[in-house]
Context: one part of a larger RNA
RNA sequence: CACAAGAAUCUUGAGCAGGCCCUUCCCUAGUACGAGAGGACCGGGAAGGACGAACCUCUAGUGGACCGGUUGUGGUACCAACUGCAUUGCCGGGUAGCUAUGUUCGGUUUGGAUAAACGCUGAAAGCAUCUAAGCGUGAAGCUGUCUGCAAGAUUAGGAUUCAUUAUUAUAAGGCUCCUGCGAGAUGAGCAGGUUGAUAGGCUGUAGGUGUAAGCACAGUAAUGUGUUCAGCCGAGCAGUACUAAUUAGCCGAUG
Numbered sequence: 001c002a003c004a005a006g007a008a009u010c011u012u013g014a015g016c017a018g019g020c021c022c023u024u025c026c027c028u029a030g031u032a033c034g035a036g037a038g039g040a041c042c043g044g045g046a047a048g049g050a051c052g053a054a055c056c057u058c059u060a061g062u063g064g065a066c067c068g069g070u071u072g073u074g075g076u077a078c079c080a081a082c083u084g085c086a087u088u089g090c091c092g093g094g095u096a097g098c099u100a101u102g103u104u105c106g107g108u109u110u111g112g113a114u115a116a117a118c119g120c121u122g123a124a125a126g127c128a129u130c131u132a133a134g135c136g137u138g139a140a141g142c143u144g145u146c147u148g149c150a151a152g153a154u155u156a157g158g159a160u161u162c163a164u165u166a167u168u169a170u171a172a173g174g175c176u177c178c179u180g181c182g183a184g185a186u187g188a189g190c191a192g193g194u195u196g197a198u199a200g201g202c203u204g205u206a207g208g209u210g211u212a213a214g215c216a217c218a219g220u221a222a223u224g225u226g227u228u229c230a231g232c233c234g235a236g237c238a239g240u241a242c243u244a245a246u247u248a249g250c251c252g253a254u255g
Base pairs, nucleotide, nucleotide: 001152006162007161008160009159010158011157015149016148017147018146021049022048023047024046025045026044027043033038051106052105053104054103055102059100060099061098062097066093067092068091069090070089071086072085073084074083075082076081110144111143112142117137118136119135120134173251174250175249176248177193178192179191180190181189198244199243200242201240202239203238204237205236207233208232209231214227215226216225217224218223
């Protein structure tokens, strides 16, 4: 821009893409078969591999703005306590998120048309013949069933609801703008904008670290013990309008 008027929500599915994989073991059965060695079809069941998707409860990793330990050196006058720099100084852990090595799930059910093949009926050709007319069975393959996208499918589909004034502004609705993240390179999408829990803050809590500082006591001291499962804390969860989402502007309908 189009889809013969403007919107919002929900959809149909022409078409396109993907998937539909493989192995082992057990039973049937040491049966049929076979002199023996060996060893089934058909049918039923159980595990597993690779592949794929989603997720983070568990296991494991990361987690440079979380906690702790510790070395050297500088600073806060000194002690103590903090703090800068040294690859995040080094080391031990680690929430959320993101991950796999982890967890869960998937390839089911069968239908249709067929290939090779096997048939039925059956002439040409009094017979025979699966084929010439006609009708069947039949594969991990084809096509549906399953998953995703999908009306620019210009054949531009469908349903419901809202607006529908009268000539230059408005309606329904949308956008700008702002707070943000489940989204994200930017657009976009999504959650919100005071009739509000969208983000921050605060409160509580999950969780992490591991028992703060100060004081007291014991010890010559290093240090230990008590107060203290303390103190501190990013992203998690819940609550709470304290702060910021103010005010406002623009676009937008019958030819």